[in-house]
RNA sequence: AUCCGAUAAAGGCAAACCUGGUGAAAACCAGCGACGCAAAGCCACGGGUCUACCGUCACUCAUCAAGUGACCACGAUCGCCAGGCCGCCGAA
Numbered sequence: 001a002u003c004c005g006a007u008a009a010a011g012g013c014a015a016a017c018c019u020g021g022u023g024a025a026a027a028c029c030a031g032c033g034a035c036g037c038a039a040a041g042c043c044a045c046g047g048g049u050c051u052a053c054c055g056u057c058a059c060u061c062a063u064c065a066a067g068u069g070a071c072c073a074c075g076a077u078c079g080c081c082a083g084g085c086c087g088c089c090g091a092a
Base pairs, nucleotide, nucleotide: 004090005089012037013036018031019030020029021028022027035079041085042084043083046081047080048077049076050075055071056070057069058068059067060066
């Protein structure tokens, strides 16, 4: 130094619920709170998953408007997986 990861030490992050806010939604932000995490630090550019404002198509309707359904990421998630970058500690 690499791999690895302990009932070690120091320090760190914070799921769900609840409160407030943003958003069409998924979700995110702040507070509260700890289920967990050795990368639960960063990257959404591969796969997956979630959502569907807009858009396209179909249907209802005489038309418009409106409504319903299907599809769609340009939205979200790195605490789903893979990959990349960087990083604390040091027993076996």